[in-house]
Predicted 3D model of a 120-nucleotide RNA (Guanidine-I riboswitch aptamer) from a soil metagenome. The model forms 93% of the base pairs in the Rfam consensus.
RNA sequence: AUGUGCGUCUAGGGUUCCGGCCUGGUUCAAAUCAGGUGUCUGGUCCGAGAGAGGCAGUCCUGGCCCGGGCGGCAUGAAGCUCUUCGGGCGGGAUACACGGCGGGAUAAAAGCCCGGGAGA
Numbered sequence: 001a002u003g004u005g006c007g008u009c010u011a012g013g014g015u016u017c018c019g020g021c022c023u024g025g026u027u028c029a030a031a032u033c034a035g036g037u038g039u040c041u042g043g044u045c046c047g048a049g050a051g052a053g054g055c056a057g058u059c060c061u062g063g064c065c066c067g068g069g070c071g072g073c074a075u076g077a078a079g080c081u082c083u084u085c086g087g088g089c090g091g092g093a094u095a096c097a098c099g100g101c102g103g104g105a106u107a108a109a110a111g112c113c114c115g116g117g118a119g120a
Stems, first nucleotide, its partner, number of pairs: 004056003008052002012046002017043002019040001020037006057094005063089007071081003096116001098119001102114003
């Protein structure tokens, strides 16, 4: 104090849907119906302040270009120089970070939210 925002992915998470497995009904059988199970590897789904990376925002710039203002040197005019403001391109920065209990949402849970909280 301006220390930011939004996606993508992962660690992780449970069980609404799909699937798996189990039980029962129906069936010649298959298909199908109902229930259970996340102590089922999975797909959909949720998902990090202190994880990864991307885009933007913000800040800095004695790098370059364009335009405007004040001043100095110089001129027929040009030009040189100092400072400041705005725009464009480029470059750089965006650090550090131990952390409960408990509660909340969703179907349910979690490094999600309360929360860079309480505390240390």
Rfam family: Guanidine-I riboswitch aptamer. Rfam links the family to the GO term regulation of gene expression. Rfam describes the family as follows. This family represents a conserved RNA structure found upstream of the ykkC and yxkD genes in Bacillus subtilis and related genes in other bacteria. The function of this family is unclear although it has been suggested that it may function to switch on efflux pumps and detoxification systems in response to harmful environmental molecules. Model confidence (mean pLDDT): 83 of 100.